[in-house]
The prediction has a mean pLDDT of 83. Predicted 3D model of a 73-nucleotide RNA (transfer RNA) from an Oscillospiraceae bacterium. Lineage of the source: Bacteria > Bacillota > Clostridia > Eubacteriales > Oscillospiraceae.
RNA sequence: CCGCCCAUAGCUCAAUGGAUAGAGUGUCAGAUUCCGGUUCUGAAGGUUGCAGGUUCGAGUCCUGCUGGGCGGG
Numbered sequence: 001c002c003g004c005c006c007a008u009a010g011c012u013c014a015a016u017g018g019a020u021a022g023a024g025u026g027u028c029a030g031a032u033u034c035c036g037g038u039u040c041u042g043a044a045g046g047u048u049g050c051a052g053g054u055u056c057g058a059g060u061c062c063u064g065c066u067g068g069g070c071g072g073g
Stems, first nucleotide, its partner, number of pairs: 001072007010025004018056001027043005049065005
């Protein structure tokens, strides 16, 4: 320098272009317990990396950029 893949909650990951973006784990609160752990219930937590475009509608499609990974020269 060229090509390919990835970027979504603190972490690991889902989500046919269509209802309010979900799950596990973690955190917090409650129940349970003498206390803690385990278990159960509930809650909080998101500018879907950034900027544009297409569309009635974009996490999803297109372009550029940023970061990470792999391969080639």
Its Rfam family is "tRNA". By type it is a transfer RNA.